[in-house]
Order: sequence, then C1' cells, then structure tokens
RNA sequence: GCCCAGAUAGCUCAGCGGUAGAGCACGUUCUUGGUAAGAACGGGGUCGGCGGUUCAAUCCCGCCUCUGGGCU
Repeated sequence: GCCCAGAUAGCUCAGCGGUAGAGCACGUUCUUGGUAAGAACGGGGUCGGCGGUUCAAUCCCGCCUCUGGGCU
C1' cells in the first nucleotide's frame, strides 16, 4: 500500500428499513441467623464520526477514525 470483518448499555453480544433488546454487572425492596446465594421491580444508549438514498436509517451507499485478520 491492497483486501476482508467489526464498532449498539459498564462488559459480552442480538437486532440488518418502521420510534433498540438480552445475559451479566449496577440500584431499591423482599427473603435469610447471615451472605458474594434466591425473588420482584427499576435506572442506564447522540446505535464510532461526517455526508448521501428514503416518507422513514442501528440497518442501504460513500468517505474518515479506531480495532482484529489476511496479502505484498
């Protein structure tokens, strides 16, 4: 330098056109003789950045940044 994949909650990841979810973690309450164990409820996201397409973009297209892999 070229090619491929990825970037979504604190972490690991789903969602691939129609107003974003799970598990774990965190908070409150309950349970217990007690607990890092169990139960219920809850908070938390400019979906990497800038443009484009569309009535509508996390999702499609282009460029950029970062991460991983491959080729030379």
Predicted 3D model of a 72-nucleotide RNA (transfer RNA) from a hydrothermal vent metagenome. It matches the Rfam family "tRNA". By type it is a transfer RNA. RNAcentral records the identical sequence in 2 taxa. The prediction has a mean pLDDT of 81. RNAcentral holds the sequence, with entries from ENA and Rfam.